[in-house]
The prediction has a mean pLDDT of 83. The RNA shown here (small-subunit ribosomal RNA) has 1394 nucleotides and comes from an uncultured bacterium.
RNA sequence: AGAGUUUGAUCCUGGCUCAGGAUGCCCUCUAGCGGCAGGCUUAACACAUGCAAGUCGAGGGGCAGCGUGAAGGUUAGCAAUAACCUUUGACGGCGACCGGCGCAAGGGUGCGUAACGCGUGAGCAACUUGCCCGUUUCAGGGGGAUAACCGGUGGAAACGCCGACUAAUACCCCAUGGUGAUACCGAGAGGCAUCUUUUGGUAUCUAAAGAUACGUCGGAAACGGAUAGGCUCGCGUGACAUUAGCUUGAUGGCGGGGUAACGGCCCACCAUGGCGACGAUGUCUAGGGGUUCUGAGAGGAAGGUCCCCCACACUGGAACUGAGACACGGUCCAGACUCCUACGGGAGGCAGCAGUGAGGAAUAUUGGUCAAUGGUCGGAAGACUGAACCAGCCAUGCCGCGUGAAGGUGACGGCCCUAUGGGUCUUAAACUUCUUUUGCAAGGGAGCAAUAAGGGUCACGCGUGGCCCGAUGAGAGUACCUUGCGAAUAAGCAUCGGCUAACUACGUGCCAGCAGCCGCGGUAAUACGUAGGUGGCAAGCGUUGUCCGGAAUUACUGGGUGUAAAGGGCGUGUAGGCGGGAUGUUAAGUCAGAUGUGAAAUACCCGGGCUCAACUUGGGUGCUGCAUUUGAAACUGACAUUCUUGAGUGCAGGAGAGGAAAGCGGAAUUCCUAGUGUAGCGGUGAAAUGCGUAGAUAUUAGGAGGAACACCAGUGGCGAAGGCGGCUUUCUGGACUGUAACUGACGCUGAGGCGCGAAAGCGUGGGGAGCAAACAGAAGUAGAUACCCUGGUAGUCCACGCUGUAAACGACCCUACAAGGUGUGGGAGGUAUCGACCCCUUCCGUGCCGCAGUUAACACAAUAAGUAAUCCACCUGGGGAGUACGGCCGCAAGGGUGAAACUCAAAGGAAUUGACGGGGGCCCGCACAAGCAGUGGAGUAUGUGGUUUAAUUCGAAGCAACGCGAAGAACCUUACCAGGGCUUGACAUGGGGAUGACAGGUGCAGAGAUGUGCUUUCUCUUCGGAGCAUCCCACACAGGUGGUGCAUGGUUGUCGUCAGCUCGUGUCGUGAGAUGUUGGGUUAAGUCCCGCAACGAGCGCAACCCCUACGUUUAGUUGCUACGCAAGAGCACUCUAGACGGACUGCCGUUGACAAAACGGAGGAAGGUGGGGACGACGUCAAAUCAUCAUGCCCCUUAUGUCCUGGGCUACACACGUACUACAAUGGCGGCAAACAGAGGGCAGCGAAACCGCGAGGUGGAGCGAAUCCCCAAACGCCGUCCCAGUUCGGAUUGCAGGCUGCAACUCGCCUGCAUGAAGUCGGAAUUGCUAGUAAUCGCGGAUCAUCAUGCCGCGGUGAAUACGUUCCCGGGCCUUGCACACACGGCCCGUCA
Repeated sequence: AGAGUUUGAUCCUGGCUCAGGAUGCCCUCUAGCGGCAGGCUUAACACAUGCAAGUCGAGGGGCAGCGUGAAGGUUAGCAAUAACCUUUGACGGCGACCGGCGCAAGGGUGCGUAACGCGUGAGCAACUUGCCCGUUUCAGGGGGAUAACCGGUGGAAACGCCGACUAAUACCCCAUGGUGAUACCGAGAGGCAUCUUUUGGUAUCUAAAGAUACGUCGGAAACGGAUAGGCUCGCGUGACAUUAGCUUGAUGGCGGGGUAACGGCCCACCAUGGCGACGAUGUCUAGGGGUUCUGAGAGGAAGGUCCCCCACACUGGAACUGAGACACGGUCCAGACUCCUACGGGAGGCAGCAGUGAGGAAUAUUGGUCAAUGGUCGGAAGACUGAACCAGCCAUGCCGCGUGAAGGUGACGGCCCUAUGGGUCUUAAACUUCUUUUGCAAGGGAGCAAUAAGGGUCACGCGUGGCCCGAUGAGAGUACCUUGCGAAUAAGCAUCGGCUAACUACGUGCCAGCAGCCGCGGUAAUACGUAGGUGGCAAGCGUUGUCCGGAAUUACUGGGUGUAAAGGGCGUGUAGGCGGGAUGUUAAGUCAGAUGUGAAAUACCCGGGCUCAACUUGGGUGCUGCAUUUGAAACUGACAUUCUUGAGUGCAGGAGAGGAAAGCGGAAUUCCUAGUGUAGCGGUGAAAUGCGUAGAUAUUAGGAGGAACACCAGUGGCGAAGGCGGCUUUCUGGACUGUAACUGACGCUGAGGCGCGAAAGCGUGGGGAGCAAACAGAAGUAGAUACCCUGGUAGUCCACGCUGUAAACGACCCUACAAGGUGUGGGAGGUAUCGACCCCUUCCGUGCCGCAGUUAACACAAUAAGUAAUCCACCUGGGGAGUACGGCCGCAAGGGUGAAACUCAAAGGAAUUGACGGGGGCCCGCACAAGCAGUGGAGUAUGUGGUUUAAUUCGAAGCAACGCGAAGAACCUUACCAGGGCUUGACAUGGGGAUGACAGGUGCAGAGAUGUGCUUUCUCUUCGGAGCAUCCCACACAGGUGGUGCAUGGUUGUCGUCAGCUCGUGUCGUGAGAUGUUGGGUUAAGUCCCGCAACGAGCGCAACCCCUACGUUUAGUUGCUACGCAAGAGCACUCUAGACGGACUGCCGUUGACAAAACGGAGGAAGGUGGGGACGACGUCAAAUCAUCAUGCCCCUUAUGUCCUGGGCUACACACGUACUACAAUGGCGGCAAACAGAGGGCAGCGAAACCGCGAGGUGGAGCGAAUCCCCAAACGCCGUCCCAGUUCGGAUUGCAGGCUGCAACUCGCCUGCAUGAAGUCGGAAUUGCUAGUAAUCGCGGAUCAUCAUGCCGCGGUGAAUACGUUCCCGGGCCUUGCACACACGGCCCGUCA
């Protein structure tokens, strides 16, 4: 000192939360010792029992009890004597009693109290004070009672009653007496109004107590002191205004009473006051302070222990006694409660110390001692003392100590990781060598004790003091010291996702649970539980509650109000706050000095004592305050004088929808009357309701009535705001300019108050043309209580009254200051000979731009949101809520004031980047349009869905799944189903044993797998063995097309071959980010050019690569051939395949900006990317694939593995996709010549010629591992025929007969021939492809493959139509705008219901 949390990210505002400290604490787990502290915060609830206030015999009468003495007696004994009994107050003493002092202290508690209760500072000229101290004086005489005791008597008891006796330091009277008290009369001094004080005189009144040990202790009066109290005053000391008025002894006076004393404290009379927005009264809460905690401080919170004050003592009231009480352990009365009772009556008060019950999360022993300190009594000894000192209990807190120290292997075991070597816990343990605090045992053993009585001695002021001696210890045989023993007796708690130091494994699977905030958990959880380990603290640890802090989050120090919460709708003005220049006085504020006080303790500093510390103690500082006093005089205040610049007045002017009232005017709408005129009008996106043949709409003329004032008109004017607009008149407010005659600070703001205050609304009475809530109808819609249309009532208008609110919005008022530029409204002045215009200066108003500055940013910027002040108002997270209640206003509607419970961790402002928009601009694409051919209808093929099934294996799902994985399911494939088998396994590696084979051939059983026979029977060798193969055994393991593509790699699709996506440095911005990449052109293109705070660069585009189109050159075998054929020869041509050339907007012209580029042209085989291919940026879709492969984790292990037979993947009411074939004449069929390709394939292969078959095909086998041979025939073509029909179209389906492949064509193959001859006559809504060698059409080849394409991948032949154009649909790119979206519009979100 900060941190987390709103967002995709950012800055700000703002709340919530955390880290710190503290505690009279509580709770969980744990626990070795000591010191010092603390310990009912709740029920001021109720209390059993014991104790907490007595003492004095040196006041008294006495003698119950104890003891002594004396006297007498009895018993025992020889006696001394002992025991017992009786008497005796004689003595020590002493229960009860009279009397004195104390009991008003000490101790407890915090109910009450918002108060002179407390704190602080003053005052009493208005007071008291026992015991104590000092001074002066005095103590003479007398009297009558009464308790105890005794006798009697009542009552259960408590407690009385009667009679008689007696004493006092008890009580009373007389005397004496003053400087005392009261009254009166004088004198002096002083002060503060009443007065105080000193002194003189007169009158009246009041005293006393004795005891004695002879030392002394007491008694009375007066004065003084000290101590302790009483009263008064200034200031300070809670909350609520949703408490605004309170008060009748109330406020004061006069006179009395009362008191220690003042006083309405009380009373009679008189007056009518007193308090209150500076908060009275009321309600609620609360003992106050020193101090304590926290905080940098200012503050905030608290008032337990200790100290001071107050209040209280079961609740309420009252007095008595006394120096002192209205009295905790006194009295009386009333009440509630408890107890006793003989029912008639009585007793009690733990908020004293212990203790009990209850309450509660929670708080101790019915302990010891008066040894010390202190108190009461006493002359003293001493007694009493739950005050106090100690001990006991409790980790409640603070402090201290310990649980061992040094060396020591890199052990076991655990956990996890691993590169398999190891790492980690870990020098940790064991082990070795030490130590002994603590512990146990033993021994010694304190200080606290000072003195009292008394004795001795010394001094003097002669009863006091100094010194010496001198009993006494609860705690306690404790602290402490010494010795012995032995590592021996002693570690836990919470945490480990971020904040916040500390990580892995397993289990769990949005379950169980965690959580202070954010948030974790849905199968790989560092966040749950456990374990190992880590970091933290430690005899404690963690949690809960509370307080302060952080929080500048109530802001005095130290905040804000344009948009985040927040400026009152506007004016006027009261109280209050603030206020111009000069001079003087004063000294209230202010500043300085001094004095008093601010108790002690606490705090801080320096020391001392307990071994240290906590603790305790000495000294110092401080306690920021209050009061008194002495100064200063700048500033503020007060007073006095003065000034004119603030403010106001006068005079002279011009401007204006400023306000009120009255009158007048024209245009338009509607209505009425009359005319003309005829079928529609009106209305809408389109319609309909509506009006109209009873004559509308339209048009002409006349009339009625109400409301509003076109043009002028303007970010023009006026007004405080609301607001104000035809013209004229009357009345009236304000501002502005000029002048400088007058006043002389008269000013600013303004809580309450008062007034004004749009629209709607309300009341009464008018008025009512148009418009128009409500309402009715028509449309539209899923619905439409709406938007649109036709009507239409309040209302809108006027007068008077009420309401008092708005997005009543430029940014609360006033003042001063601080760059400019440019408009506009109203004045004044200057220049110009006068004068209009222009120009310049200046004042007031009203706009825009803009600097500094401010701001979170946006923005504001002399009309501030800048700078510096004043005053008022308002804000303090979102929701609940401007709601409820209360009171106020209103006729009502409602307004104003204005909460809480509960709930959330956000709500919000500005700006950024994206995505999105049925926002805008620009541009592109077979996107539309223009065309061609299709799909969708039929049949068939194929894929999918669905259904079915024992199984119909699985995957793919909008585009981007559906002739897709599958470039080929009869068995196999095969993953599916049924059945039959195997279990170290069909396959791999390792160990042991056996065999010599295994394999093959051949029997039997079986569907086969398999089982069981027969037969044949290894290799090398150094002869030890080795290798190989099979079988058997056991275990590691194999195996899995089982799951998860949302754990993954790899691969792929898609946007999209779209033109984009980024970076470095710089600059701008607080920042996210921006700039660059935007702009002007251009391009297929972020292609290029220009401009520009950008300059460069990268991935993409393009190019480089391949094919193709032209040429040159080189090379020719299997190719070609100008050789008649062959052979041979040759390489011009064709061709093949290598290297080159060629095209670059290079040239010309025009346009363009002198650019890029575009357009046209030339040349050229080819022209503006020549055509095609490969090539796919950053990224998106948790896109696809665990079944190509690989792979983490999970799952199966006589099965989810593996082998076999058969079946299935080929099912079939149906739906969809993709294709083929058609519906025919641009055609079918037959015939003809067999004209011209390209690219491929071929040895388990292609297979020629020739022959057979109608044909599929068969026989055959040449040639060819191929520019050589073969597949190989190309098809569209030409001629003839058919004549528009379900046909000589179409070929499905079916029958028969064959062929081929293959162990095997039944489920379930392909082909041929003959026969059969469905549907279908160009296809609804909808929809696809294609821009040139393209579409369309024609055939050919290949992969897969034993056989099996209408699919796929390729090849060539023939070969079109159309594109005006970019409004619209779809997709995309760039710029811009809005946004409450960011999982990004398939978003977000509102209401109702559950």
It matches the Rfam family "Bacterial small subunit ribosomal RNA". Rfam links the family to the GO terms ribosome and structural constituent of ribosome. The sequence is in RNAcentral, with records from ENA.